[in-house]
The part of an RNA shown here (large-subunit ribosomal RNA, domain IV) has 316 nucleotides and comes from a seawater metagenome.
Context: one part of a larger RNA
RNA sequence: GUAUCGUGAAGGAACUCGGCAAAAUCGCUCUGUAACUUCGGGAGAAGGAGUGCCAGGUUCGAGAGAACCUGGUCGCAGUAACAAGGGGACUCCGACUGUUUAAUAAAAACAUAGCCGACUGCUAGAUCGAAAGGUUGUGUAUAGUCGGUGAAUCCUGCUCAGUGCCGGUAUCUGAAAUCGGGUUUCAACCUGAUGAAGGACCGGUAAACAGCGGGGGUAACUAUGACCCUCUUAAGGUAGCGUAAUACCUUGUCGCUUAAUUGGCGACUUGCAUGAAUGGUCCAACGAGGGCUCCACUGUCCCCGCGAUACGUCCG
Numbered sequence: 001g002u003a004u005c006g007u008g009a010a011g012g013a014a015c016u017c018g019g020c021a022a023a024a025u026c027g028c029u030c031u032g033u034a035a036c037u038u039c040g041g042g043a044g045a046a047g048g049a050g051u052g053c054c055a056g057g058u059u060c061g062a063g064a065g066a067a068c069c070u071g072g073u074c075g076c077a078g079u080a081a082c083a084a085g086g087g088g089a090c091u092c093c094g095a096c097u098g099u100u101u102a103a104u105a106a107a108a109a110c111a112u113a114g115c116c117g118a119c120u121g122c123u124a125g126a127u128c129g130a131a132a133g134g135u136u137g138u139g140u141a142u143a144g145u146c147g148g149u150g151a152a153u154c155c156u157g158c159u160c161a162g163u164g165c166c167g168g169u170a171u172c173u174g175a176a177a178u179c180g181g182g183u184u185u186c187a188a189c190c191u192g193a194u195g196a197a198g199g200a201c202c203g204g205u206a207a208a209c210a211g212c213g214g215g216g217g218u219a220a221c222u223a224u225g226a227c228c229c230u231c232u233u234a235a236g237g238u239a240g241c242g243u244a245a246u247a248c249c250u251u252g253u254c255g256c257u258u259a260a261u262u263g264g265c266g267a268c269u270u271g272c273a274u275g276a277a278u279g280g281u282c283c284a285a286c287g288a289g290g291g292c293u294c295c296a297c298u299g300u301c302c303c304c305g306c307g308a309u310a311c312g313u314c315c316g
Base pairs, nucleotide, nucleotide: 001311002310003309004308005307006306007305008304011301014300019297027051028050029049030048031047036041038151052073053072054071055070056069057068058067059066060065074078086295087294088293090291091290092289093287094286098110099109114149115148116147117146118145119144120143125136126135127134128133154280155279157212158211159210162209163208164205165204166203167202168201171200172199173198177194178193179192180191181190182189213231214230215229216228217227240274241271252268253267254266255265256264257263
């Protein structure tokens, strides 16, 4: 010096991106236990007390043993070593257990139960195969396949103009083929009729792909604008939520938290560019998830000291 440990005055996160690491907590018995909640939980919540050994005795038990009472006794310390939860408050995301980038990512990603849609009446639909034949399935719509969303609660607004899908269709268009006509010496050519799917056309469909405005004026202070006018669209964003994992301006404004806060939380909200199964909102429980904070605790730090083991280096 490196690695791994032990210990430390006063302070106690001042360290740092961040309490990373370490410390602290820890067993058992008794006690006691909040908000919130889907009434199951939360919960080992939190918090508090006890704990060794010896003697005598009591109760229960068939016994093994268990629980208890009184007195004594030692230590710094009695779950004396080992083993052995740190805890609380707020918030974002995902409901949960689960799954994942074998060897830099375990997550808010995937899955999930639940919800919704499409196809399908069985020689089904979907799928493998050139076919024969197979799978789903020796199942039968309470089933199977495909797609979306992602527990529960409260809900899920408007738009079918575009694209897609489904249905209809008097008429128009519409290939080969077949038939008819014309022309011709032949090869061939010209032309009419019939007329499928598809398209035109007419409807439906948004938990299909998707989309969901602008400009003026107006109330007896001001401000604001329930109200009015106008252009325009397929329809002009409803309920909610909102400076957000989404907000450019932005460190928005106000409040709380700090001595001090680009942080956090709660409000407001004109939302550059939120918004309803591309789900919206809320949310108990859960999480090696993200942010923030308080208590405890500590060599993380102030500021480093001492000691141990191993290896290295130097001197002998």